[in-house]
Notes:
The RNA shown here (Bacterial RNase P class A) has 354 nucleotides and comes from Rhodoferax sp. It matches the Rfam family "Bacterial RNase P class A". The family's RNA type in Rfam is ribozyme. The organism belongs to Rhodoferax, within Bacteria.
RNA sequence: GAAGCCCGCCAGACUGUCGCUGGUGCAAUCUGGGAAACCAGGCACUGGAGGAACGUCCGGACUGCAUAGGGCAGCGUAGCAGCUAACGGCUGUCCACUGAAAGUGCCAAGCGCAAGCAAGGCAUAUAAGGUGAGGAUUAGAGCAACAGAGACGAGCCGAUUAAGUUCGGGUGAAACGGGCAAUCUCUACGCGCAGCAACACCAAGUAGGCCAACGUUGAUGGGGCCCCCAGAGUUGGCGGGUAGGUGGCACCGAGCUGUUGGGUGACUAACAGCCAAGAUUAAUGACAGUCACUUCGGCCCAACCGCAAGGAAGGGCCGUUGCACAGAAUCCGGCUUAUCGGUGGGCUUCACAC
Repeated sequence: GAAGCCCGCCAGACUGUCGCUGGUGCAAUCUGGGAAACCAGGCACUGGAGGAACGUCCGGACUGCAUAGGGCAGCGUAGCAGCUAACGGCUGUCCACUGAAAGUGCCAAGCGCAAGCAAGGCAUAUAAGGUGAGGAUUAGAGCAACAGAGACGAGCCGAUUAAGUUCGGGUGAAACGGGCAAUCUCUACGCGCAGCAACACCAAGUAGGCCAACGUUGAUGGGGCCCCCAGAGUUGGCGGGUAGGUGGCACCGAGCUGUUGGGUGACUAACAGCCAAGAUUAAUGACAGUCACUUCGGCCCAACCGCAAGGAAGGGCCGUUGCACAGAAUCCGGCUUAUCGGUGGGCUUCACAC
């Protein structure tokens, strides 16, 4: 310097005007709305979308169901050892597959009087790295195109034998054998259900209504069935009232940052510091200007290559084009997918120089 890879961070910035929303303080025991619960309003200061918030594919925290067990069915995982609250995730390691032609060998359009050069093509191997749906084929079933006599017990051709008895041949990747378990299945381990529209409280209001069926000889009891346990309502139809408000809800969170120790690593322990959206028909925005980045065009400068003519990485100015993927809705740990660009570090191979 070239090529191939892995990991981390950022994800436009600033100023002004106007607007939205959370918190704290003051105003104030104020004003407005409302039947009430409760909501809204001014000023000052201050906070306000992501690396994937998407997908809803996994795992949980949390809330409720009963204060409960056993079994069948069903579902999930799968080398070994660890990490984690847990996971189908992550780390290390074993195995399998994959993985660059700058090298080497062969061919070769074309150029050349020739010697040769040569775009390009074919072959050749492993590295860093990447992927793994990686247990079991003597417990048992099932499936497989073409060719072939035949692809689970079948049997064509030749020679041989008492005998598909023995030796060979043909088709095919494979024939006295194999493949598939991301087919059923077996083995080992694991698994209550539902979900913030969970759930709790407040205010108001009605009709705690009527009819029918079933039900203590047991209706019903947050996945199906059975046992067990509890146990008085359950289902359907007709009709009526309400759809308001607050919490859940962000400072206890398996939280974040730094230092030190342990560990190959994922991670973990101690100490110190920090608090970072909380909307609810759904806020986090709109406009203007400057800068950064970017597409295309023009002009100027220019490392370097070259005998020269010229070419040229990059830089500057002007105009112009754009500025990705995309948006919280209880929260967290993962995975998959989408994506304009910028930046830092590391690994492998080759070439050149010292």
The coordinates come from a structure-prediction model, not an experiment, and the mean pLDDT is 78.